Notes: Transfer RNA from Candidatus Bilamarchaeum sp., 73 nucleotides, folded computationally. The prediction has a mean pLDDT of 80. Its Rfam family is "tRNA". It is annotated as a transfer RNA. The sequence is in RNAcentral, with records from ENA.
[in-house]
RNA sequence: GGGGUUAUGGCGUAACCCGGUAGCGCGGCAGUCUCCAGAACUGUACGUCGGAGUUCAAAUCUCCGUGACCCCA
Numbered sequence: 001g002g003g004g005u006u007a008u009g010g011c012g013u014a015a016c017c018c019g020g021u022a023g024c025g026c027g028g029c030a031g032u033c034u035c036c037a038g039a040a041c042u043g044u045a046c047g048u049c050g051g052a053g054u055u056c057a058a059a060u061c062u063c064c065g066u067g068a069c070c071c072c073a
Base pairs, nucleotide, nucleotide: 001072002071003070004069005068006067007066010026011025012024013023020056028044029043030042031041032040049065050064051063052062053061
């Protein structure tokens, strides 16, 4: 220098191909229960790497970047 894969709450992981309510598990917080705690149950907060474009509508499509991993030179 060229090519490929990848980025989603605190952590892990779906949804992406084929645009249409961002889901699940663990964790956090609050409540019920308990002498206290745990377990269980209920509720609640938190997320699409950044920017631009297309569209009625973008996690998803297009373009430009950034990070990580791999291959070629």